[in-house]
Molecule: Bacterial RNase P class A
Organism: bacterium
Order: sequence, then C1' cells, then structure tokens
RNA sequence: GUGGACAGUCGGGGAACUGCUGUAUAUCCUUAUACAGAGGAAAGUCCGGACACCGCAAGAGAAAGAUAGUGGGUAACGCCCAUCCGGAGCAAUCCGAGGAUAAGAGCCACAGAGACGAGCCCAUUUAGUUGGGAGUGAAACGAGGCAAUCUCUAUCUGGUGCAAGACUAAAUAUGAUGGCGUUGAUUACUCUUGGGAGCCGUCGGGUAAGUUGCAUAGAAAUGUGCAGUAAUGUACAUUCAAGAUGAAUAGUUCUCUGACCACAGAAUCCGGCUUAUAGACUGUCCACUUUU
Repeated sequence: GUGGACAGUCGGGGAACUGCUGUAUAUCCUUAUACAGAGGAAAGUCCGGACACCGCAAGAGAAAGAUAGUGGGUAACGCCCAUCCGGAGCAAUCCGAGGAUAAGAGCCACAGAGACGAGCCCAUUUAGUUGGGAGUGAAACGAGGCAAUCUCUAUCUGGUGCAAGACUAAAUAUGAUGGCGUUGAUUACUCUUGGGAGCCGUCGGGUAAGUUGCAUAGAAAUGUGCAGUAAUGUACAUUCAAGAUGAAUAGUUCUCUGACCACAGAAUCCGGCUUAUAGACUGUCCACUUUU
C1' cells in the first nucleotide's frame, strides 16, 4: 500500500426572531418571566420481567407450548460470557437446527434384481442343509442410518394486559327472558380438600365527566478502584424534571462544519433480540505485497 476480520463512537454545534407542550413563580385571571422538551433504534411487538387484575380459597395432574454439549452471569430470558466438539477459511475469525436410537411407530431419493423384509448367483445337501461370491449405493445380505418425523428424557410456563386497575362525581330498572346450581354450581380442561348460594348468557334502560395509575430516584447512568479470562459483581464519587389524550417537541434566516442530507417520532415502565440507517471517525488483529 491492497484486501479482509472483529469491536466501538458520533449521527450535528452556535446565534436571532416567531410559535407549541409541561412545570414553577408572579398576576390586574389571562397574561408575563424562568427552566425543561424524542431515539440509537422511540420501530417490529419477537422473547424475558416489574406492576395490576381474573377462580370463594388451597393443592395436584393432564394437555399444549418452549428450551437443549459443558460451566458461569443475570431480577429473568429463547439474552450475554467462557469453553469443548463438528464444519468453513491460508489466517484474523465465523457458523452449528450439538440431550437420547434404551421402548414403540414412521422414513431411507437416485442407482440397484432387491432398501430394512429378507433375498440373488455358484457349489453342496434328504432338507434354505452347509460353504463361498457380488456390480449398484450414504447404507447390502448386519439386530444399519435419520429425532431441522412422531416419540422419550430433563428443565420452564395458569390466563389477560395500563382500554390492566383504583377513587370521586353523575345516573339507575330490585326490568324482561334462556340456562346451570343446596344431589354443592361459578377457574381454558380434569381431580382432591375446605367453604356454602348464587352464577353464566341474550335483549332492554341509565350514566358516559374528572382524578389517579404516570414520570424526578431506580434491577438507573457516568467515572475510578477492587474481584473475575470474560459476561458481570461490588465500594466510593458525581449526575438526574419529555410526557399528551385530537395528542407539544416546530418554522424562517445567518454562521461553523464533511454534515442541504440517512433511518426514523415517545404513550405504564425496564432488560434483551431482530430489522432500518446518508455520512463522519477510532482501536485491535490477519493475509499478501513494496521500501528501508
């Protein structure tokens, strides 16, 4: 220098004017001032949780689904780390749908006479009785192979999602009808135990506003030390206010810059995975080549 492997950072900064949302303060009560105001994926809603409710309560089981070398991390995971084995690559490195053929079932393309059952050819024998041979094919005359087929084993999983749910106000019909239930009902299924009177649908009537959940503080982020190969843990220090419910986070101009610009817009909140992404940049490593 060329080509490649892996890991990571950013994804615009500043100023002026005009607007929008939230909070605080002041106030002549609708204005003023101050502060704050999207992302690395806010996305897909694919996994794992927090939280909340659902059976009258407690427990067990089946079914169904998920995962799968070994060890570790984590609140948890199908995530992450390490490592073994197998495969790809000259290498850095990458990929793996890597439990079990012990029981039962199923399947084994093409070729081959025959593919899981035993057969075929030659010689031999009273007798498939005994001995020998074989092209094909991944496997052939053998108690083979496949579990990205059922199955078995181990572990895990009840269901529904913030339109969960709670409270206040308002309103009301103790309406009609079908079914189940004191012979014990009401959980997606079954069973056991306790408990003991209501439960489920359809039609019809009324109300249909607000507060909260929900937004400062937690499985939080950053830095340093220590432990650990690592994921990660731990101690200390520092930091921390987006938040609606027709739904704010914007527009114009100037300027710096490589940046006129990509993918893209929060809706209960976290940890992951996956997918999208113009452009700018950093580090480590590998192969080949050139020069000294």